[in-house]
Context: one part of a larger RNA
RNA sequence: AGCAUUCGGUGGAUGCCUUGGCACCAGGAGCCGAUGAAGGACGUUGUGGCCUGCGAUAUGCCUCGGGGAGUUGGCGAACGAGCUUUGAUCCGAGGGUGUCCGAAUGGGGGAACCCAGCAAGAGUUGUGUCUUGUUACCAGCAUUUGAAUAUAUAGGGUGUUGGGGGGAACGAGGGGAAGUGAAACAUCUUAGUACCCUUAGGAAGAGAUAUUGCGUGAGUAGUGGCGAGCGAAAGCGUAGGAGGCUAAACCAUGCGCGUGUGAUAGACGGCAGUUGUUGCGUGUGUGGGGUUGUGGGGCGUGUUUUUUCAGUGUGCUGCCGCAUGCUGGGUGAGUUAUAAAUGGUUGUUAUAGUUGAACACUUUGGGAAGAGUGACCGUAGAGCGUGAUAGUCGUGUAGGUGUAAUUUCAGCCACUUGCUUGAUGCGUUCCCGAGUAGCACGGGGCCCGUGGAAUCUCGUGUGAAUCUGCCAAGACCACUUGGUAAGCCUAAAUACUACCUGGUGACCGAUAGUGUAUUAGUACCGUGAGGGAAUGGUGAAAAGUACCCCGGGAGGGGAGUGAAAUAGUACCUGAAACCGGAUGCUU
Numbered sequence: 001a002g003c004a005u006u007c008g009g010u011g012g013a014u015g016c017c018u019u020g021g022c023a024c025c026a027g028g029a030g031c032c033g034a035u036g037a038a039g040g041a042c043g044u045u046g047u048g049g050c051c052u053g054c055g056a057u058a059u060g061c062c063u064c065g066g067g068g069a070g071u072u073g074g075c076g077a078a079c080g081a082g083c084u085u086u087g088a089u090c091c092g093a094g095g096g097u098g099u100c101c102g103a104a105u106g107g108g109g110g111a112a113c114c115c116a117g118c119a120a121g122a123g124u125u126g127u128g129u130c131u132u133g134u135u136a137c138c139a140g141c142a143u144u145u146g147a148a149u150a151u152a153u154a155g156g157g158u159g160u161u162g163g164g165g166g167g168a169a170c171g172a173g174g175g176g177a178a179g180u181g182a183a184a185c186a187u188c189u190u191a192g193u194a195c196c197c198u199u200a201g202g203a204a205g206a207g208a209u210a211u212u213g214c215g216u217g218a219g220u221a222g223u224g225g226c227g228a229g230c231g232a233a234a235g236c237g238u239a240g241g242a243g244g245c246u247a248a249a250c251c252a253u254g255c256g257c258g259u260g261u262g263a264u265a266g267a268c269g270g271c272a273g274u275u276g277u278u279g280c281g282u283g284u285g286u287g288g289g290g291u292u293g294u295g296g297g298g299c300g301u302g303u304u305u306u307u308u309c310a311g312u313g314u315g316c317u318g319c320c321g322c323a324u325g326c327u328g329g330g331u332g333a334g335u336u337a338u339a340a341a342u343g344g345u346u347g348u349u350a351u352a353g354u355u356g357a358a359c360a361c362u363u364u365g366g367g368a369a370g371a372g373u374g375a376c377c378g379u380a381g382a383g384c385g386u387g388a389u390a391g392u393c394g395u396g397u398a399g400g401u402g403u404a405a406u407u408u409c410a411g412c413c414a415c416u417u418g419c420u421u422g423a424u425g426c427g428u429u430c431c432c433g434a435g436u437a438g439c440a441c442g443g444g445g446c447c448c449g450u451g452g453a454a455u456c457u458c459g460u461g462u463g464a465a466u467c468u469g470c471c472a473a474g475a476c477c478a479c480u481u482g483g484u485a486a487g488c489c490u491a492a493a494u495a496c497u498a499c500c501u502g503g504u505g506a507c508c509g510a511u512a513g514u515g516u517a518u519u520a521g522u523a524c525c526g527u528g529a530g531g532g533a534a535u536g537g538u539g540a541a542a543a544g545u546a547c548c549c550c551g552g553g554a555g556g557g558g559a560g561u562g563a564a565a566u567a568g569u570a571c572c573u574g575a576a577a578c579c580g581g582a583u584g585c586u587u
Stems, first nucleotide, its partner, number of pairs: 001586009015572001016537002020508002022505007029497002031166002039101003042055003046079002049075003061095006070083003106115003116135007137163009170201001171199005181188001185225001212239005222230002243489003246433001250288010265278001266275002268321006293467001295432003298428007309328007330419005342414006350406002353401003359374005375392002377381001383395003438462007448474001469484005524531002544571001547558004
């Protein structure tokens, strides 16, 4: 020196564990913000720091409930000083306070800082000083003032209402790629995806012949350098189901403009009187009317009476008739569209709780929940903990039960509001959404890539008709059939999950699972945008080794604790590489 065996060191694999993650499901909730948000800075506890909480009333204040013996948050002990059955700490609901920054909003500014005006108040002999409030901009509305410039307008002032910023995904709109695939590549695909901007809601959008989601139809019909690929619909089943309002014709009326005239026109009908621009045309506002495709409505004129009754007013005056309005009764509806607020009451939901059955002995062991013996409960044998594996030890579980306050939903009562001229015949031809439909050109979107290319939609140009109308049925024409565009509103079934509660897992178990089980978006790196770690385990319980010895200490040897100390805060197990001791063999 090598090999072998063995004993150690080093190291931290493996096994076991889990405080933390991951995925999904169900229910809830679905916005917060000038009444100052989200997010922060700085403070705040008797004692350095970090985290949590809170805000100069600062680990907290008040009120109302719950609860019942300890307590002054965590790392965290210790000491000190307190509080507490006159109910503390703790849990829930509602209030109060809430520095400074931040949309940040009195002005400024290099965020958490600097400097003001005005009003009221405190203090001072007085000034300085302090406290509270107020003072940004934009838009709408109202009002006032008011240029060049006469009327006006612009502009300014005041008051008032709203906006501004943030937020995980889902929605709508405006823009909009490329790597890729086509085994190259250009049409095509990726994909109207990623990404950017704007903006909204708890859903959004769309929507009345309703519409929508899911399953199927179906990878079908189609489309396609007929390549790669892309890819419907009707129908059927199911979830959910809800319908309304207007424009126009016509009537009445307010206002503006034009026109008209001296008795013509007009003033609900008849007769008589009275009146004198009240008329007519046109524009606009308001009220009525009206809303449909077996076409509907208006106007004129008949018929039939039809849900009705009472009171009262109006239509120039008197009488009769007629029309019309208000109130009450009657009868519907309703705040989630079709108008729109609020309160009471009852139940219910949530936000603290509470009750809740049944086991002992022997034995092994440090320890019983294990083993043995004999029992018991079960609307409870889910789970977790307890010195090993517990239905009956603890907490729970099944099942019951409970609310001062706030709150969800529902019913009822208040309350609000609609209706009460309908049916039908004849006539009339007045209306039925215009720079629209259509067409041409150029695009987009539809299964549809220009194709025979309808339907839908945008830009430019042109440009109709009103029911004997217009549109569609995949060029186009005829016939037939279906529908009624160019106005508006609309719940549910649908999408998503930052957040809350509960649950589940042939999900992970510390190089895994989130980047983060540990001071984690921390340390650290970067001018910055940004990038971004590592580190879990003594034991049942600290019982964490009093005391003695060696040593300067570190560390160790005794002694002691403990079941165990080769479990000693370098701590469970403790592999390998690597290092050494001992013994044997070889050289």